[in-house]
RNA sequence: UACUUAUCAAGAGUGACUGAGGGACAGGCCCUGUGAAGUCCGGCAACCUGCUAUAAGUAAGGUGCUAAAUCCUGCGGUUAAGCCGAGAGAUGAGAU
Numbered sequence: 001u002a003c004u005u006a007u008c009a010a011g012a013g014u015g016a017c018u019g020a021g022g023g024a025c026a027g028g029c030c031c032u033g034u035g036a037a038g039u040c041c042g043g044c045a046a047c048c049u050g051c052u053a054u055a056a057g058u059a060a061g062g063u064g065c066u067a068a069a070u071c072c073u074g075c076g077g078u079u080a081a082g083c084c085g086a087g088a089g090a091u092g093a094g095a096u
Base pairs, nucleotide, nucleotide: 003094004093005092006091007090008089013041015040016039017038021031022030023029025074026073027072028071042066043065044064047062048061049060050058051057052056070088075085076084077083078082
């Protein structure tokens, strides 16, 4: 890198450093010097491992996450609002 599979409307900062961008892509709509992204610390969660009193619990280890539903829409069904499904994307685990 491509493949399989599960999940994606819950949850989480009045911190430190730094200093201009960020929300995958496109179109929107937003966030941002009242401090973006990043690093550290803190926190959330429970996918894998561990542990325990094993329909479950715990949170030590490995990831992950920590504005807005995956921020909304993108393709299809339904007259439409809405709803359902698919695709794309993200994360975990597995296999190559």
About this RNA
SAM riboswitch aptamer (S box leader), 96 nucleotides, folded computationally. Its mean pLDDT, the model's own confidence on a scale to 100, is 84.